[in-house]
Context: one part of a larger RNA
RNA sequence: UUGGGCGUAAAGGGUGUGUAGGCGGGCCGGUAAGUUGAAAUUUAAAUCCCACAGCUUAACUGUGGAUCUGGUUUCAAAACUGCCGGUCUUGAGUGCGAGAGGGGAGAGUGGAAUUCCUGGUGUAGCGGUGGAAUGCGUAGAUAUCAGGAGGAACACCGGUGGCGAAGGCGGCUCUCUGGCUCGUAACUGACGCUAAGACACGAAAGCGUGGGUAGCAAACAGGAUUAGAUACCCUGGUAGUCCACGCUGUAAACGAUGAGCACUUGGUGCCGGGAGCUUUCAACCCUUUCGGUGCCGUAGCUAACGCGUUAAGUGCUCCGCCUGGGGACUACGGUCGCAAGGCUGAAACUC
Numbered sequence: 001u002u003g004g005g006c007g008u009a010a011a012g013g014g015u016g017u018g019u020a021g022g023c024g025g026g027c028c029g030g031u032a033a034g035u036u037g038a039a040a041u042u043u044a045a046a047u048c049c050c051a052c053a054g055c056u057u058a059a060c061u062g063u064g065g066a067u068c069u070g071g072u073u074u075c076a077a078a079a080c081u082g083c084c085g086g087u088c089u090u091g092a093g094u095g096c097g098a099g100a101g102g103g104g105a106g107a108g109u110g111g112a113a114u115u116c117c118u119g120g121u122g123u124a125g126c127g128g129u130g131g132a133a134u135g136c137g138u139a140g141a142u143a144u145c146a147g148g149a150g151g152a153a154c155a156c157c158g159g160u161g162g163c164g165a166a167g168g169c170g171g172c173u174c175u176c177u178g179g180c181u182c183g184u185a186a187c188u189g190a191c192g193c194u195a196a197g198a199c200a201c202g203a204a205a206g207c208g209u210g211g212g213u214a215g216c217a218a219a220c221a222g223g224a225u226u227a228g229a230u231a232c233c234c235u236g237g238u239a240g241u242c243c244a245c246g247c248u249g250u251a252a253a254c255g256a257u258g259a260g261c262a263c264u265u266g267g268u269g270c271c272g273g274g275a276g277c278u279u280u281c282a283a284c285c286c287u288u289u290c291g292g293u294g295c296c297g298u299a300g301c302u303a304a305c306g307c308g309u310u311a312a313g314u315g316c317u318c319c320g321c322c323u324g325g326g327g328a329c330u331a332c333g334g335u336c337g338c339a340a341g342g343c344u345g346a347a348a349c350u351c
Base pairs, nucleotide, nucleotide: 003323004322005321006320007305008304012319014201015200016199017198021194022193023192025088026087027086028085029084030083031082033081034080035077036076037075038074039073040072041071042070049065050064051063052062053061054060091191092188093187094186095184096183097182098181099180103177104176105175106174107173108172109171110154115149116148117147118146119145120144121143125136126135162169163168206247207246208245209244210243211242215241216240220236221235222234223233258318259317260316261315262314263313266296267295268294269293270292271291272290273289274288275287276286300307301306324351325350326349333344334343335342336341
């Protein structure tokens, strides 16, 4: 619970596509379902309310009035909403001409570094720490040079810089492919917005099958530290991290801020495009315009912090969500999952 809210107090769904539904641009004509007005009818009586009256008063009772907010029928109105028909171009989309980009998928390829192997040089240490020790090393290590193997990640460029709906995306080349921006105004003519369900995507960890494994590293072992040390530090080290296919579906999935549209002083950077001015054709500068991304701030808002044309300002539309703390991201049930578990989601009791 017809209220008020959701950046940080409880509260924006992790993200998209889109079904039902809700909402929806300008003009003309029609209709009359919603809407508005009038009349009729119904809305039993009692009750309630008002006036008066009857019992000595009151309760009680009687008479009259008011009310019964609603329903039905008929007539009327046509502004708004709906419906039907026509029309328009500004919303939306298409075409055409340009542009930027770590957007996605696959294939190939490059250098640095770590590790390991082989060989050369070379000798007693190396490594590690707060200090040590475990560990490695005279079967020749560490160091250094040459060659080889293999896996993973891409220094500099690199940037409050770019792209993507979000998760996220970074060496280079090729192939396939999605979206976006600017300009133009040829085409369609409201084709739109939102979105319960549904479907798809969704970091890391985890799971299944097969492969791979250089480095790193849960678990585990050892050495230290310590009163103890199931830790922090050190030496090792297996899952895992990587690839293919399938599952899981969570997160401080955050801008802790849902999406769309419109309106509302400015200043200053950066990224992508256009126009103008200037100019040796240019570039730069300057002016301006569209899109994006930051900072600072006006009004306004806010409990404050702060937000401030990328709003948390002013409005409208649609969805999601909150309603004291704990119990409880729980139980039970349902459903999904191989499992781990996910989603949905109480109550007793207690303060």